Background
Predicted 3D model of a 102-nucleotide RNA (SAM-I/IV (S-adenosyl methionine) riboswitch aptamer) from a Pseudomonadota bacterium. The organism belongs to Pseudomonadota, within Bacteria. Its mean pLDDT, the model's own confidence on a scale to 100, is 76. The sequence was found by an Rfam model in a public genome assembly. It matches the Rfam family "SAM-I/IV (S-adenosyl methionine) riboswitch aptamer". Rfam links the family to the GO terms regulation of gene expression and S-adenosylmethionine metabolic process. Clan: SAM clan.
[in-house]
RNA sequence: CCGUUGCAUCCAGAGUGGCGAUAGCGCCUACCAACCUGCUCCCGGGCAAGGUGGUUACUCCGAAAGGGGUGAUGUGGCCAACCGGCAAUCAAUCGGGGUCAC
Numbered sequence: 001c002c003g004u005u006g007c008a009u010c011c012a013g014a015g016u017g018g019c020g021a022u023a024g025c026g027c028c029u030a031c032c033a034a035c036c037u038g039c040u041c042c043c044g045g046g047c048a049a050g051g052u053g054g055u056u057a058c059u060c061c062g063a064a065a066g067g068g069g070u071g072a073u074g075u076g077g078c079c080a081a082c083c084g085g086c087a088a089u090c091a092a093u094c095g096g097g098g099u100c101a102c
């Protein structure tokens, strides 16, 4: 890098944005969102910092609840590619627990 597979999510949220002829796609910008990494002493939770991603999912069964299928996203990034190395905030309410000090 390619292929296959597992797991999680698709409730809500946020641009009828700008440029490239522009739907896809790329770049810029604004916003949304805790999936990964990270931080918050630990856990729950939180924090848009480093990475992704999004700003309209489609469809079938069902009265509904709910379920199925397809599709999408995530399952950190960069350098080096044998070991290994590097960066990551000015934010972080609150509840429980732990350690230390007095």
Stems, first nucleotide, its partner, number of pairs: 006075005015029001017028004030055003035051003038047003041097004057070005077086003